[in-house]
């Protein structure tokens, strides 16, 4: 210098093919249960790497970047 893959709650993960309410597990918070703790049950908070473009509508499509991993030179 060229190419490929990846980026989603605190941690992990589905959804992208085929654009239309962002899924689940765990953590955390509240309540019930318990002498207490743990476990269990019920409820709740919390996310699409950045900018731009296309579209009625973008996590998803396109472009340019940022970061990580890998391959070639």
């Nucleotide at each position: 210098g060229g190419g490929g893959c990846c980026a989603u709650g605190g941690g992990g993960u589905a959804g992208c093919u085929u654009g239309g309410u962002a899924u689940c597990c765990u953590u955390c918070c509240u309540g019930c249960u318990u002498u207490g703790g743990g476990a269990g049950c019920a409820g709740g908070c919390g996310a699409c790497c950045g900018c731009g473009a296309u579209u009625c509508a973008a996590a998803u499509u396109c472009g340019c970047g940022u970061g990580g991993c890998c391959c070639c030179a």